The RNA shown here (transfer RNA) has 91 nucleotides and comes from a Candidatus Woesearchaeota archaeon. It matches the Rfam family "tRNA". From the family's description: Transfer RNA (tRNA) molecules are approximately 80 nucleotides in length. Its family is annotated with triplet codon-amino acid adaptor activity in the Gene Ontology. NCBI's taxonomy places the organism under Archaea, Nanobdellati, Candidatus Woesearchaeota. The sequence was found in a public genome assembly.

RNA sequence: GGACCCGUAGCCUAGCCUGGAUAGGGCGCCAGCCUUCUACUCAGUCUGAGAAGAGAGCUGGAGAUCGUGGGUUCAAAUCCCAUCGGGUCCG
Numbered sequence: 001g002g003a004c005c006c007g008u009a010g011c012c013u014a015g016c017c018u019g020g021a022u023a024g025g026g027c028g029c030c031a032g033c034c035u036u037c038u039a040c041u042c043a044g045u046c047u048g049a050g051a052a053g054a055g056a057g058c059u060g061g062a063g064a065u066c067g068u069g070g071g072u073u074c075a076a077a078u079c080c081c082a083u084c085g086g087g088u089c090c091g
Base pairs, nucleotide, nucleotide: 001090002089003088004087005086006085007084010027011026012025013024020074029061030060031059032058033057035055036054037053038052040050041049042048043047067083068082069081070080071079
């Protein structure tokens, strides 16, 4: 220098070929409910109350204008051009 692949919430990923209506899912995060366990305090005796933390489950919620810029189009994550970052191969 050339060819190809990848880039989408904090993280991972689907959708792209074949343009279409609130960009889907998982983990995580926030709130509530329920349940189990643990230490603590008080009373009490093998139990009750208070308050805190952890785990499982359920429900709800927030969060991405799709690497960036431009173009085509009624409409772009998707098509076209340029460009940035990462990777593979060739020279």